SAM riboswitch aptamer (S box leader) from uncultured Exiguobacterium sp., 101 nucleotides, folded computationally. Its Rfam family is "SAM riboswitch aptamer (S box leader)". Rfam describes the family as follows. The SAM riboswitch is found upstream of a number of genes which code for proteins involved in methionine or cysteine biosynthesis in Gram-positive bacteria. The prediction has a mean pLDDT of 84.
RNA sequence: UCUUAUCUAGAGAAGUCGAGGGACUGGCCCGAAGACACUUCAGCAACCCCGCUAUGGCGGAAGGUGCUACUUCCAGGAAGGAAUACCUUCUGAAGAUAAGA
Numbered sequence: 001u002c003u004u005a006u007c008u009a010g011a012g013a014a015g016u017c018g019a020g021g022g023a024c025u026g027g028c029c030c031g032a033a034g035a036c037a038c039u040u041c042a043g044c045a046a047c048c049c050c051g052c053u054a055u056g057g058c059g060g061a062a063g064g065u066g067c068u069a070c071u072u073c074c075a076g077g078a079a080g081g082a083a084u085a086c087c088u089u090c091u092g093a094a095g096a097u098a099a100g101a
Base pairs, nucleotide, nucleotide: 001101002100003099004098005097006096007095012041013040014039015038016037020030021029022028024076025075026074027073042068043067044066045065047064048063049060050059051058052057072094077090078089079088080087081086
């Protein structure tokens, strides 16, 4: 980089650092009562994995991983409804994670 699958659930504390951060744009939020990031411990999940299997699935959490504000925070493409604002849907785009190449 490409392909496939999933993305309305779930899960936090301490220490260090010191100003931005939530991918991007527009909003709206978080943040010196210390965000974000790093480290340690803890936890959640079940993609790879382990076990059973009637191959439909069920169980597990040692290992590889990922994650632990807000639905992927909302919208950003299309369709439909409506008196602009707005609402609904998915078949998108973009993004994130896993496995394979």